C1' cells in the first nucleotide's frame, strides 16, 4: 500500500410517496418519510450511458419528427475518502 468488507465499533446518507418553492419538462431544493447504500461522497463541453424539449428547424397540423445551450452521480465509469474481522 493493493485487494476485500463482520451479525463489529463510531458515525453517515436518504429511494418512492406525500406538502411547499422554483422550472416549458426533466428535474432540483426544504420538510416529512426510509427503499436500500461501504463510496448512495466529488466530477454532467473535453468517457459511454439515460431523462426532457422551452427555444429552434422540418412535416403541415394544432399536432408529429429531430435537436440540450436544460437535467440524470441512487446506471456504468473516474477520482478521493472513514473503519479494519477473516
Nucleotide at each position: 500500500u493493493c485487494u476485500c468488507g463482520a451479525u463489529a465499533a463510531a458515525g453517515g446518507c436518504a429511494a418512492a410517496g406525500c406538502u411547499g418553492a422554483u422550472g416549458a419538462a426533466a428535474a432540483u431544493c426544504a420538510g416529512u418519510g426510509a427503499c436500500g447504500c461501504a463510496a448512495a461522497a466529488c466530477u454532467a463541453c473535453a468517457g459511454g450511458g439515460g431523462c426532457u424539449a422551452a427555444g429552434g428547424c422540418g412535416c403541415a397540423u394544432u399536432g408529429c419528427g429531430c435537436u440540450a445551450c436544460g437535467c440524470c452521480a441512487g446506471c456504468c465509469a473516474g477520482u478521493u475518502a472513514c473503519c479494519g474481522a477473516a